Notes: Predicted 3D model of a 71-nucleotide RNA (transfer RNA) from Apteronotus rostratus. RNAcentral holds the sequence, with entries from ENA. Rfam family: tRNA. It is annotated as a transfer RNA. Taxonomically the source falls in Apteronotus (Eukaryota, Teleostei, Clupeocephala, Characiphysae). Its mean pLDDT, the model's own confidence on a scale to 100, is 81.
[in-house]
RNA sequence: GCAUUAGUAGCUCAAUUUUAAAGCAUCGGUCUUGUAAUCCGAAGCCGGAGGUUAAAAUCCCCCCUAAUGCC
Numbered sequence: 001g002c003a004u005u006a007g008u009a010g011c012u013c014a015a016u017u018u019u020a021a022a023g024c025a026u027c028g029g030u031c032u033u034g035u036a037a038u039c040c041g042a043a044g045c046c047g048g049a050g051g052u053u054a055a056a057a058u059c060c061c062c063c064c065u066a067a068u069g070c071c
Base pairs, nucleotide, nucleotide: 001070002069003068004067005066006065007064010024011023012022018054026042027041028040029039047063048062050060051059
């Protein structure tokens, strides 16, 4: 330099255009003499910019980051 893969919540991981799902963690409550565990509830996220579309995490393009392969 070229190619491929990946980027979603603090961490892990789904969603192949039509309401962003869950687990752990955090916070509040419940329970307990107290702590942990259980149970209930809440907050929190699509790497960045642009385009297509009625509608984009998803499709297209350009960047950024990481990994792998070729040279």